Context: one part of a larger RNA
RNA sequence: UGACGGGGGCCCGCACAAGCGGUGGAGCAUGUGGUUCAAUUCGACGCAACGCGAAGAACCUUACCGAGGCUCGAACGGUAACUGCAAUUCUUGGAAACAGGAAGUUCUCUCCGGAGACGGUUAUCGAGGUGCUGCAUGGCUGUCGUCAGCUCGUGUCGUGAGAUGUUGGGUUAAGUCCCGCAACGAGCGCAACCCUUGCCCUUAGUUGCCAUCAGGUUAUGCUGGGCACCCUAAGGGAACUGUCGGCGAAAAGCCGGAGGAAGGUGGGGAUGACGUCAAGUCCUCAUGGCCCUUACGUCUCGGGCUACACACGUGCUACAAUGGUCGGUACAAAGGGUUGCCAACCCGCGAGGGGGAGCUAAUCCCAAAAAGCCGAUCUCAGUUCGGAUUGCAGUCUGCAACUCGACUGCAUGAAGGCGGAAUCGCUAGUAAUCGCAGAUCAGAACGCUGCGGUGAAUACGUUCCCGGGCCUUGU
Numbered sequence: 001u002g003a004c005g006g007g008g009g010c011c012c013g014c015a016c017a018a019g020c021g022g023u024g025g026a027g028c029a030u031g032u033g034g035u036u037c038a039a040u041u042c043g044a045c046g047c048a049a050c051g052c053g054a055a056g057a058a059c060c061u062u063a064c065c066g067a068g069g070c071u072c073g074a075a076c077g078g079u080a081a082c083u084g085c086a087a088u089u090c091u092u093g094g095a096a097a098c099a100g101g102a103a104g105u106u107c108u109c110u111c112c113g114g115a116g117a118c119g120g121u122u123a124u125c126g127a128g129g130u131g132c133u134g135c136a137u138g139g140c141u142g143u144c145g146u147c148a149g150c151u152c153g154u155g156u157c158g159u160g161a162g163a164u165g166u167u168g169g170g171u172u173a174a175g176u177c178c179c180g181c182a183a184c185g186a187g188c189g190c191a192a193c194c195c196u197u198g199c200c201c202u203u204a205g206u207u208g209c210c211a212u213c214a215g216g217u218u219a220u221g222c223u224g225g226g227c228a229c230c231c232u233a234a235g236g237g238a239a240c241u242g243u244c245g246g247c248g249a250a251a252a253g254c255c256g257g258a259g260g261a262a263g264g265u266g267g268g269g270a271u272g273a274c275g276u277c278a279a280g281u282c283c284u285c286a287u288g289g290c291c292c293u294u295a296c297g298u299c300u301c302g303g304g305c306u307a308c309a310c311a312c313g314u315g316c317u318a319c320a321a322u323g324g325u326c327g328g329u330a331c332a333a334a335g336g337g338u339u340g341c342c343a344a345c346c347c348g349c350g351a352g353g354g355g356g357a358g359c360u361a362a363u364c365c366c367a368a369a370a371a372g373c374c375g376a377u378c379u380c381a382g383u384u385c386g387g388a389u390u391g392c393a394g395u396c397u398g399c400a401a402c403u404c405g406a407c408u409g410c411a412u413g414a415a416g417g418c419g420g421a422a423u424c425g426c427u428a429g430u431a432a433u434c435g436c437a438g439a440u441c442a443g444a445a446c447g448c449u450g451c452g453g454u455g456a457a458u459a460c461g462u463u464c465c466c467g468g469g470c471c472u473u474g475u
Stems, first nucleotide, its partner, number of pairs: 003475003007472007015462002019426005026317008034308002042053002064303007076126009088103006106117004128292002131290003137286002139281003142277001144275001149188006155164003168179003194269004199237007208227002213224003240263001243257005319419001323378007335366003340359002345354003385416001390411007432454007
């Protein structure tokens, strides 16, 4: 100077408390450990590994295993020699890759000797490696933590390490600001500038509107017409403790009020200081060193990553009446769509099939939103709860659904009656609950990322648990 303390003081945070809903028990999904296996590829391991890399393993992917092949090699550059092919088609063997045979035999210039382009063969220098080392590294990322801190110049003090500034009195979300002070200033952080949302205005109308006029329909902005409203998307305004009262030190600021769509950083996001963890990643990429080179490279088929006595994490669905089933009937937002989204209509109980209109999309389509509301029924039961499991029959994608896809119909109907010790999330349009869309993607989500609908309870307080900040004290 730090770090630490079951030392002290002050202060924060869904940290506790108050409250709501879960997890831990059941079934299933998914990840992991373990075990098994020819292989079950690899990495990640308290928070900060475990629905993580993977925004999508039937083949491919794929790195693993078995078998069959290749060796200038699956891709690329240079040099030398030889050569005119290669693609493609047929055929034999084969699981394919591949090997053998047959057909096929490029273009430009030319002094006809040849030269060049492109390709093949041979040789060779490079190749290639998801092989090792993240404790040799770059880059990127997690974490403490959106915590309020971390430093520098000059000066001063100290023999020096260093201190001071940055401590103190107030205040703040904040090293935020004010006052004081041997300090005076400054930088990286904080805040603001950026995006979005909430109010208003301007500009603009192939979306919206009967608001107004006219036409038309069983009906609908359907048509003429019009941008008023709504909306869309570009610009601007608006909030600054500005104002009033009180408190305060004549400060910073705090409390209450007015006006206002909105107050005291309005809500949300992006933004992550100096550093810590030899944190993570050599399997994104890059890269030092080491290792392999007829194999640790590479091609192909098949298998595996999907195994299953068991253990854990994360989720989904339930155990029912604030519910289940049936019928009727409303109201979104944000997205996606031309190798695509697919309407009307017809067929099928259904998944789906046929069909073909429209749409390069504020125009057409995906599309039905669901919970909700109205009516009917079930009457507390392992049930008209719950849907696992299994049998049969199908649909779709795809070369191909046996290992190993999703979905549909009929049948079957398991555990489960609210969950021990323990433990998690959340302070408002939040929790809880309800559905919708998208990325990846041929197909394949209960995951992920977004979107809107309905919409709570509670916070006395800071003694205690956890994490953190400042000062001080002991070591």